[in-house]
RNA sequence: UCAGACAAAGGCAAACCUAUUGAAAGAUAGGGACGCAAAGCCACAGGUCUUAUGUAUAAUAGUAAAGAUGGCUGGGCUGCCUGAA
Numbered sequence: 001u002c003a004g005a006c007a008a009a010g011g012c013a014a015a016c017c018u019a020u021u022g023a024a025a026g027a028u029a030g031g032g033a034c035g036c037a038a039a040g041c042c043a044c045a046g047g048u049c050u051u052a053u054g055u056a057u058a059a060u061a062g063u064a065a066a067g068a069u070g071g072c073u074g075g076g077c078u079g080c081c082u083g084a085a
Stems, first nucleotide, its partner, number of pairs: 001084004011036002016031006034071001040077003044074003047069004053064001055061002
């Protein structure tokens, strides 16, 4: 520097259950493993989800100036192992 095998030290942990939290989407902790070679970190671009609040409204809406998602995709930063040069 390149690559990631039915391999692998070490690692993460979906669904579901319990508790807490939030208006919600969700989040956190414990249990639990469907999977993951960045399933480590960052909401920058796109996507998706929510609508308490703001805005507009007759009902309501989702176009945000409000949130969520990094285990949806792209991008940025960092890093372990193994193999090859």
A computed fold for an 85-nucleotide RNA from Salinibacillus kushneri, annotated as c-di-GMP-I-GGC riboswitch aptamer. Its mean pLDDT, the model's own confidence on a scale to 100, is 80. The model forms 91% of the base pairs in the Rfam consensus. The sequence was found by an Rfam model in a public genome assembly.